Predicted 3D model of a 349-nucleotide part of an RNA (large-subunit ribosomal RNA, domain IV) from a Caldifarciminota bacterium.
Lineage of the source: Bacteria > Pseudomonadati > Caldifarciminota.
Its mean pLDDT, the model's own confidence on a scale to 100, is 87.
Rfam family: Bacterial large subunit ribosomal RNA. Rfam links the family to the GO terms ribosome and structural constituent of ribosome.
The RNAcentral record of the full RNA draws on ENA.
[in-house]
Context: one part of a larger RNA
RNA sequence: CUCUUGCUAAGGAACUCGGCAACUUAGCCCCGUAACUUCGGGAUAAGGGGUGCCCGGACCCGCGCAAGCGGGCCCCGGGCCGCAGUGAAGUGGCUCUACCGACUGUUUAACAAAAACACAUGUCUCUGCUAAGCCGUGAAGGCGACGUAUAGGGACUGACACCUGCCCGGUGCCGGAAGGUUAAGGGAGGGGGUCAUCCUGACGCAAGUCAGGAGAAGCUCCCGACCGAAGCCCCGGUAAACGGCGGCCGUAACUCUAACGGUCCUAAGGUAGCGAAAUUCCUUGUCGGGUAAGUUCCGACCUGCACGAAUGGUGUAACGAGUGGAGCGCUGUCUUGGCAAGAAGCCCG
Numbered sequence: 001c002u003c004u005u006g007c008u009a010a011g012g013a014a015c016u017c018g019g020c021a022a023c024u025u026a027g028c029c030c031c032g033u034a035a036c037u038u039c040g041g042g043a044u045a046a047g048g049g050g051u052g053c054c055c056g057g058a059c060c061c062g063c064g065c066a067a068g069c070g071g072g073c074c075c076c077g078g079g080c081c082g083c084a085g086u087g088a089a090g091u092g093g094c095u096c097u098a099c100c101g102a103c104u105g106u107u108u109a110a111c112a113a114a115a116a117c118a119c120a121u122g123u124c125u126c127u128g129c130u131a132a133g134c135c136g137u138g139a140a141g142g143c144g145a146c147g148u149a150u151a152g153g154g155a156c157u158g159a160c161a162c163c164u165g166c167c168c169g170g171u172g173c174c175g176g177a178a179g180g181u182u183a184a185g186g187g188a189g190g191g192g193g194u195c196a197u198c199c200u201g202a203c204g205c206a207a208g209u210c211a212g213g214a215g216a217a218g219c220u221c222c223c224g225a226c227c228g229a230a231g232c233c234c235c236g237g238u239a240a241a242c243g244g245c246g247g248c249c250g251u252a253a254c255u256c257u258a259a260c261g262g263u264c265c266u267a268a269g270g271u272a273g274c275g276a277a278a279u280u281c282c283u284u285g286u287c288g289g290g291u292a293a294g295u296u297c298c299g300a301c302c303u304g305c306a307c308g309a310a311u312g313g314u315g316u317a318a319c320g321a322g323u324g325g326a327g328c329g330c331u332g333u334c335u336u337g338g339c340a341a342g343a344a345g346c347c348c349g
Stems, first nucleotide, its partner, number of pairs: 002343007010335002014333001019330001027051005036041001038159001052080006059072005081085001093328007100320002105117002122156006133143003160315004165245003170242002172238005179233003185227002189223006197214007246264005273307001274304001285301005
């Protein structure tokens, strides 16, 4: 020097990404307790005071006829000791503010506990019972369920409050069936192959052989009008289905801006609310607050590169080992070191 532990003048976060770590606080009794609120809460809010031991008294209970004995209460008075009375151990630091998620829960066994998952709630959709859906070998059988639409399955959302706008052109789903297209299959008809038989020619006395041609039925191969469902095309519906939700130019008696007008495009051009945001590139935007000084934080503004309404929007009491900002208290985090105990290190063995 390193590790573990304890103490430390003055200061008190100046440390640092960040009060990380440590310190503070702490039990019980009494007083007292704000905003906000879903009236439950917030709340041990915050903030104060007390706390040991001894004696006396009051009060209560049991036993006893009573005297009295035992116990309780911790109310009143008096006294004693120490630096210190929850005398050791164990045992909340607090407050303000914003974001996210309502909450208790769940999770990456062994780097992530969260704003992720779940959740009660809401909505859509499927399912009439041999239900839908699922497991299983196209099975038996089973789950669903010894349930029956106030039930069960799937999807999304995620307490609660106020709400949830426009677009059905594309994709999906649902409904429709006139027309178009359309498979297997059927099939009028046509064609090819084969062939009984026949014709012609050559050779032969003849029987016959060889060559060429025509060719019925049957068998076989091919083409094929026409008939032939669902699907697709088509016609409608549907967005808490997948999704989408414009551009340019001009205009008011300072200026600026544009309620207003024109034009192009679209299925329709983003409503309410929110907004430099867990979303803002430019950006440390601008203004205000807090600080002596603030790229963070809070309140506003709106020029939203690229918020926006159940891939939910905006709020919200309570809750959180969640995240950001600020303050009080407190401290060896620091100024800035020092001291002590133990351990390892070093020497001998």